This is a predicted structure of a 706-nucleotide part of an RNA (large-subunit ribosomal RNA, domain II) from an archaeon. The coordinates come from a structure-prediction model, not an experiment, and the mean pLDDT is 83. The RNAcentral record of the full RNA draws on ENA. Its Rfam family is "Archaeal large subunit ribosomal RNA". Its family is annotated with structural constituent of ribosome and ribosome in the Gene Ontology.
[in-house]
Context: one part of a larger RNA
RNA sequence: GGCAGGGAGUCUUUUCUUGUGGCGAGGCUAAUUACUUUGUAAGAAGCCGUAGCGAAAGCGAUAUGCGCGCAGGCAACGAGGCGCACCGUAUGAAAGUGCGGACAGUCACAGGAUAAGGACCCGAAACCAGAUGAUCUAGCCCUGAGCAGGAUGAAGGCUGUCGAAAGACGGCUGGAGGUCCGUUACCGGUUAUGGUACAAACCUUUUGGGUGACUCGGGGUUAGGGGUGAAAAGCCAAUCGAAUCUGGUAAUAGCUGGUUCCUCCCGAAAUGCAUCUAAGUGCAGCCUGGCCUUUAUAGGUCUGCGGGGUAGGGCGCUGAUUAGACAGCUAAGAGGCGAGAGCCUCACCUGUCUUGUCAAACUUCAAAUCCGUAGAUGAUUAGGCUGGAGUGAGGGUACCGGAGUAAUUUUGGUAUCCGAGAGGGCAAGAACCCAGACUUCAAUUAAGGUCCCGGAGUGUUGGUUAAGUGUAGCGAAAGUAGUCUUAGUCUUUAGACAGUGGGGAGGUUGGCUUAGAAGCAGCCAUCCUUUAAACAACGCGUAAUAGCGGACCCAUCGAAGCCUGAGGCGCUGAAAAUGGACGGGGCUAAACCAGCCACCGAUAUUGAAGAUGUAUUCGGAUAGAAUAUGUGGUAGGGAGGCAUACCGCGAGGGCAGAAGCGUCAGCGUGAGCUGGUGUGGACCUUGCGGUAAAGAAGAUCCUGCC
Numbered sequence: 001g002g003c004a005g006g007g008a009g010u011c012u013u014u015u016c017u018u019g020u021g022g023c024g025a026g027g028c029u030a031a032u033u034a035c036u037u038u039g040u041a042a043g044a045a046g047c048c049g050u051a052g053c054g055a056a057a058g059c060g061a062u063a064u065g066c067g068c069g070c071a072g073g074c075a076a077c078g079a080g081g082c083g084c085a086c087c088g089u090a091u092g093a094a095a096g097u098g099c100g101g102a103c104a105g106u107c108a109c110a111g112g113a114u115a116a117g118g119a120c121c122c123g124a125a126a127c128c129a130g131a132u133g134a135u136c137u138a139g140c141c142c143u144g145a146g147c148a149g150g151a152u153g154a155a156g157g158c159u160g161u162c163g164a165a166a167g168a169c170g171g172c173u174g175g176a177g178g179u180c181c182g183u184u185a186c187c188g189g190u191u192a193u194g195g196u197a198c199a200a201a202c203c204u205u206u207u208g209g210g211u212g213a214c215u216c217g218g219g220g221u222u223a224g225g226g227g228u229g230a231a232a233a234g235c236c237a238a239u240c241g242a243a244u245c246u247g248g249u250a251a252u253a254g255c256u257g258g259u260u261c262c263u264c265c266c267g268a269a270a271u272g273c274a275u276c277u278a279a280g281u282g283c284a285g286c287c288u289g290g291c292c293u294u295u296a297u298a299g300g301u302c303u304g305c306g307g308g309g310u311a312g313g314g315c316g317c318u319g320a321u322u323a324g325a326c327a328g329c330u331a332a333g334a335g336g337c338g339a340g341a342g343c344c345u346c347a348c349c350u351g352u353c354u355u356g357u358c359a360a361a362c363u364u365c366a367a368a369u370c371c372g373u374a375g376a377u378g379a380u381u382a383g384g385c386u387g388g389a390g391u392g393a394g395g396g397u398a399c400c401g402g403a404g405u406a407a408u409u410u411u412g413g414u415a416u417c418c419g420a421g422a423g424g425g426c427a428a429g430a431a432c433c434c435a436g437a438c439u440u441c442a443a444u445u446a447a448g449g450u451c452c453c454g455g456a457g458u459g460u461u462g463g464u465u466a467a468g469u470g471u472a473g474c475g476a477a478a479g480u481a482g483u484c485u486u487a488g489u490c491u492u493u494a495g496a497c498a499g500u501g502g503g504g505a506g507g508u509u510g511g512c513u514u515a516g517a518a519g520c521a522g523c524c525a526u527c528c529u530u531u532a533a534a535c536a537a538c539g540c541g542u543a544a545u546a547g548c549g550g551a552c553c554c555a556u557c558g559a560a561g562c563c564u565g566a567g568g569c570g571c572u573g574a575a576a577a578u579g580g581a582c583g584g585g586g587c588u589a590a591a592c593c594a595g596c597c598a599c600c601g602a603u604a605u606u607g608a609a610g611a612u613g614u615a616u617u618c619g620g621a622u623a624g625a626a627u628a629u630g631u632g633g634u635a636g637g638g639a640g641g642c643a644u645a646c647c648g649c650g651a652g653g654g655c656a657g658a659a660g661c662g663u664c665a666g667c668g669u670g671a672g673c674u675g676g677u678g679u680g681g682a683c684c685u686u687g688c689g690g691u692a693a694a695g696a697a698g699a700u701c702c703u704g705c706c
Stems, first nucleotide, its partner, number of pairs: 001706006011117003015113009026048003032042004052059002062085001065084004072077001086101006120258002123255001127248006138222009147212001149181003152177001156173007186209003192204001224240001226236003261641006271284005285391002287388007300377008312365001313363002318359003323354006333346005394418010423434003438610007448600003451585003457597001459596006470587002478572003482569007490561002499556005505529003510524003535550001538549003611631008642695001644692010660679008
């Protein structure tokens, strides 16, 4: 890992509720007893009900007076229901107010829930008690054992020399040491390799200690909040930040996982308030079943009447704020004039006018939506009581806000979708587009597409792009004689624009300044003449001249040209790590813009047949038929069924072959059922009713086998 078998809402009591049945102003027995057998009889102690109100003392109610009115009915009427009236009681001086009153319960069984119990099942780490452990290991005690070989050479001793002495220095001897080397034994475990191991700590390599605080044998001792510890919270039998075993014990778990047959109907929530609350819970909200009311009603649309201060606008207010004019102020500041007193100008500040802009906490104004209310419309619902829930982690998108540089960010509102929603499209994708799936068959469309992969146009008309731009999405400021369209001012056969050839002069080197200043450092002026034209010079250049261009003119040439905007599609700007993506191939349209006509394409729509829910009608009918309208679904509520084992009553089958098992066929929406055949070799089925250890694919489920 596979398969088989096992494996999870049970039982008792409490309270509430629904259904069925018995009796009914009553209903029922309990313990127990008797007889019998698992029932019958006896047994009112007791319980619930029959009256309430009041803290209590205590007091103590309509068995219907009037009206409305559903079903129904020709009508009168009208069970139930509703309203008024009246009554009891408490309170109050009273008015009034609270609760109650025109009577239905109780017992049993079954379903649902509830509380306490192990309480649907499995799951802690822990806590407590009593025992068992020092054959491992830690310390200590008693008694024993072990340590090749080599090195070093302390004290002490003997002796020599020196010395007055104390003593010093030598030689020899000596043999100390938690001394040295050392794979002696023995003890350790630093490094490295390997790793389903020989091994739940080994083997090899390398390596530390090795006469000591050394190592080891045997015997003893200390015990669990305790021991022991040269201290690591180490060790105390592969177990230690509190051993192990057994018990309390099915500890508790607001947490994780799992929870077993089918079909049908409906179908949520992820919000508010509170919470030692935030992974939980309570109440409300939202879902579901039943009963009641019986048109009373939510939502939609229309109309009328109201509410308001958002979007927008605006600048009268509160503030911000551009430019100008005028007036005022002017102590200080800046500039100018003046001998000075002082004067003038500027700026600042204040105000007025004109002008140009802003505001969530501005508003002279002011929508659309929205909200309230009344009426209408039309179709459906709505309301009350009550049984059962789940939810209380939400998320995406669009729009309107707050926070943030931003974010698949965070926090609100409205709508919608995912959640709980399949199908088609977007290459692929929870929530984007189309569209809400009862079953089967056929047709038509939606979104999106139609060169091939791939169903459908190599469709059609007119443009644009040359960048593979583009072919879903993916880029700015800035720049662009890329190209297309469009508007406008000018020049132009009296010859434009560009190119080419030539001219571009004289007074004059203008004056001043200056070493120089000659068009061209600087200052002033900027004239006149000859001309087709030519600047007292636009640039380069020189020390200054010179020189080279330019303006301007002529000639040549021969037809358009210069400039200023606007728009379309492009281009640059444009950088990421394996080689690489328009989904791919590929495409110059199979790209982009504006049209048109076809076609493809969904569980959508339509047609046919069938299943089923609800309502209405017909019907004796929950049989059947018709009509209308439904049938996606998680948590969850409700309804109806299938299957297993056993029991009671009834009916059947079986050695001429039961159950079980294999296989085939048929029936049923399905759980399942029936039959044939093979095997098997003795029991089995069914109708009605009852009882339950009553359904497995899951739980790192348990056990077994492979």